A computed fold for a 164-nucleotide RNA from Ktedonobacter sp., annotated as Bacterial large signal recognition particle RNA. NCBI's taxonomy places the organism under Bacteria, Bacillati, Ktedonobacteria, Ktedonobacteraceae, Ktedonobacter. It was read from a public genome assembly, where an Rfam model found it. The coordinates come from a structure-prediction model, not an experiment, and the mean pLDDT is 78. Its Rfam family is "Bacterial large signal recognition particle RNA". Rfam classes the family as a non-coding RNA gene.

RNA sequence: AGACCGGUUUUCUUCCGGUCCUGUCGAUUGGCGUAAUUGGGUCCUGCGCGGCAGAUGUCUGUGAAUCCCGCUAGGUCCGUGAGGAAGCAACGGUAAGUGGACCUCUCUGGGUGUCGUAGGGGCGCCUGAUUGCGCUAAUCGGCAGGACCGGGUGAAAAUCGGUU
Repeated sequence: AGACCGGUUUUCUUCCGGUCCUGUCGAUUGGCGUAAUUGGGUCCUGCGCGGCAGAUGUCUGUGAAUCCCGCUAGGUCCGUGAGGAAGCAACGGUAAGUGGACCUCUCUGGGUGUCGUAGGGGCGCCUGAUUGCGCUAAUCGGCAGGACCGGGUGAAAAUCGGUU
């Protein structure tokens, strides 16, 4: 120095993989808006239940100087007498009435009630369900592109080592 083998570094090419981003398509889910259909409430009526008010009722008090009852001192009347009759006051009870308590029963009434039930009505208002459409958000997947990272093949250069 050449040749061979191997390693390292750099550059180029190509391939593979990963991460991130962008675009697009699809699916799922959510939100908003809208359209159609539909349910309920708000409205009216009846009934039921409860509550409020009143009446009845129950208990209790009071309550008839006489046209309520009972009893009936004294006294009155009839009677020869025994007796009988009526019966005031007082007392007791009660009626109409009236006061209080109770709300167990019954009845009546209402701009009584976050009540229930049935029917009617339905413009508007409130609220819910289903479907479709539009927008949007998240996730996943496919495709394309970009950036970064890692690796493989090939080529070139440099360098190192070994052999000859």